[in-house]
The prediction has a mean pLDDT of 82. Transfer RNA from a bacterium, 72 nucleotides, folded computationally. It matches the Rfam family "tRNA". The family's RNA type in Rfam is transfer RNA. Its family is annotated with triplet codon-amino acid adaptor activity in the Gene Ontology. The RNAcentral record of the sequence draws on ENA.
RNA sequence: CGGCUCGUAGCUCAAUGGUAGAGCAGCGCUCUUAUAAGGCGCGGGUUGCAGGUUCGAUCCCUGCCGAGCCGA
Numbered sequence: 001c002g003g004c005u006c007g008u009a010g011c012u013c014a015a016u017g018g019u020a021g022a023g024c025a026g027c028g029c030u031c032u033u034a035u036a037a038g039g040c041g042c043g044g045g046u047u048g049c050a051g052g053u054u055c056g057a058u059c060c061c062u063g064c065c066g067a068g069c070c071g072a
Stems, first nucleotide, its partner, number of pairs: 001071007010024004018055001026042005048064005
């Protein structure tokens, strides 16, 4: 310098253009003599950034930033 993959909740990851979700973690309640486990519920997100296409973008397109891999 070029190519490919990836970037979504505190963490690990879903979501094939139509209301952003799960597990774990956190908080509250319940259960227990108590703790853990279990059960019920709650909160938590400018979907890396900036544009474009579209009635509508996490999803498609462009640029940039960052991480990884490959090549030179």